This is a predicted structure of a 72-nucleotide RNA (transfer RNA) from a Patescibacteria group bacterium.
Rfam family: tRNA. The family's RNA type in Rfam is transfer RNA. Rfam links the family to the GO term triplet codon-amino acid adaptor activity.
The sequence was found in a public genome assembly.

[in-house]
RNA sequence: GGGCCUGUAGCUCAGUGGUAGAGCGGCUCCCUCUUAAGGAGAUGGUCGAAGGUUCGAAUCCUUCCAGGCUCA
Numbered sequence: 001g002g003g004c005c006u007g008u009a010g011c012u013c014a015g016u017g018g019u020a021g022a023g024c025g026g027c028u029c030c031c032u033c034u035u036a037a038g039g040a041g042a043u044g045g046u047c048g049a050a051g052g053u054u055c056g057a058a059u060c061c062u063u064c065c066a067g068g069c070u071c072a
Base pairs, nucleotide, nucleotide: 001071002070003069004068005067006066007065010024011023012022013021018055027041028040029039030038048064049063050062051061052060
């Protein structure tokens, strides 16, 4: 330098055009002599960045950034 993959909540990941979700974690409460376990509730994200297409973009297109694999 060429090709491919990944980037979404604190962490691990779904979501493949129509108002962004789960599990775990953290918080509050219940339970318990206390802890753990268990139960309930609330909380959480400019979807890597910038443009474009579209009535509408995490999703499609382009460029860039970061990480990984591979070829030379």